RNAcentral holds the sequence, with entries from ENA. Bacterial RNase P class A from a Gammaproteobacteria bacterium, 352 nucleotides, folded computationally. It matches the Rfam family "Bacterial RNase P class A". Rfam's curators write: Ribonuclease P (RNase P) is a ubiquitous endoribonuclease, found in archaea, bacteria and eukarya as well as chloroplasts and mitochondria. The family's RNA type in Rfam is ribozyme. The prediction has a mean pLDDT of 75. Of the family's consensus pairs, 97% are formed in the model. A source record names the gene rnpB.
[in-house]
RNA sequence: UAAGCCCGCUAAACAGUCGCUUAGAGAUGGUAAUCUCUAGGAGGAAAGUCCGAGCUUCAUAGAGCAGAGCGCCAGAUAACGUCUGGGGGGUCGAAAGACUUACGGAAAGUGCCACAGAAAAUAUACCGCCUUGUUUGAAAAAAUGAGGUAAGGGUGAAAUGGCGUGGUAAGAGCACACCGCAUUUUUGGCAACAGAAAUGGCGCGGGUAAACCCCGCUCGAAGUAAGAUCAAAUAGGAAUUCUAUAAUGUUGCUCGCAUUGAAUUCGGGUAGGUCGCUUGAGCUAUAUGGUGACAUAUAGUCUAGAUCAAUGACUGUUCACGACAGAACUCGGCUUAUAGCGGGCUUAAUUU
Numbered sequence: 001u002a003a004g005c006c007c008g009c010u011a012a013a014c015a016g017u018c019g020c021u022u023a024g025a026g027a028u029g030g031u032a033a034u035c036u037c038u039a040g041g042a043g044g045a046a047a048g049u050c051c052g053a054g055c056u057u058c059a060u061a062g063a064g065c066a067g068a069g070c071g072c073c074a075g076a077u078a079a080c081g082u083c084u085g086g087g088g089g090g091u092c093g094a095a096a097g098a099c100u101u102a103c104g105g106a107a108a109g110u111g112c113c114a115c116a117g118a119a120a121a122u123a124u125a126c127c128g129c130c131u132u133g134u135u136u137g138a139a140a141a142a143a144u145g146a147g148g149u150a151a152g153g154g155u156g157a158a159a160u161g162g163c164g165u166g167g168u169a170a171g172a173g174c175a176c177a178c179c180g181c182a183u184u185u186u187u188g189g190c191a192a193c194a195g196a197a198a199u200g201g202c203g204c205g206g207g208u209a210a211a212c213c214c215c216g217c218u219c220g221a222a223g224u225a226a227g228a229u230c231a232a233a234u235a236g237g238a239a240u241u242c243u244a245u246a247a248u249g250u251u252g253c254u255c256g257c258a259u260u261g262a263a264u265u266c267g268g269g270u271a272g273g274u275c276g277c278u279u280g281a282g283c284u285a286u287a288u289g290g291u292g293a294c295a296u297a298u299a300g301u302c303u304a305g306a307u308c309a310a311u312g313a314c315u316g317u318u319c320a321c322g323a324c325a326g327a328a329c330u331c332g333g334c335u336u337a338u339a340g341c342g343g344g345c346u347u348a349a350u351u352u
Stems, first nucleotide, its partner, number of pairs: 001348010012318007020041009043324001047335002050333005055223004062255004067219005072086005087103001088101005104214002109212002111208003126153002128149009161179002164176003180202001181200008227275004237266006246260004282301008
């Protein structure tokens, strides 16, 4: 310098004028409201609503079946389908390396593998190769019958483990060496796995479980318009069905448990306030431990709580000329959108 990747930070800044809103303090006022001061006021994704939890209610707790989710090993975490490290597979690459992975089981069973092809499975002979008989022929050879063959060719994503050598009438693990596979022993590692040695001619040809299925682990439901509480108003209205051998009770079914009513239609009244609502598995810094995700300790800090929905408008200067984009219970992740700045790793070339 170039190429390939990975990670972090910021999210325009400052000043002035006017305006909105939360909390606290004060003043005026008379119970309404107004003014002044102080401290604050959208995000790294607030988006998606895909997972997990906190919290609230059902509820005094269950069991079984179904169903759903996850699926290599070891860890982290409140938990997760998340994250960290490692292993196997795959892709890219000259390599280093990077990325990715829906990664348990095909000897429990069932199903599927289109078209092409002889044949896609306790499978088969289309072209072919070899031996032999018959016929034609001077011979070479051609046609046809019997037997052997699956090495060669063709079809296909995939065709009786692969490549090479020998052997055979022609072939075949038929034999041998190497590789693959299986079994046994052994080395390293917590483990997933990786390596070495010996034996064996090799267990019905393979693939597919993101097909059904089998195995292991986990799992109540709904949701802040959840809920709690105060006030006000009305007609504690009317009718129908079932009703204790019944009905209802937050995935479905059954059992169990609890309660005593459950459901539908017509008609009438109210629809305001407060809490939930922001101090948290919080954030920052340092030290220690750990490869790391993180954990522990100490110190510091309080950073929106609207509710027909607040954080805006104008002017000036600077500059990297500002992208994607607005909280509505909170938090941990994942995914998606996107501008700019900075750093790191590996390799190649050149120079010193």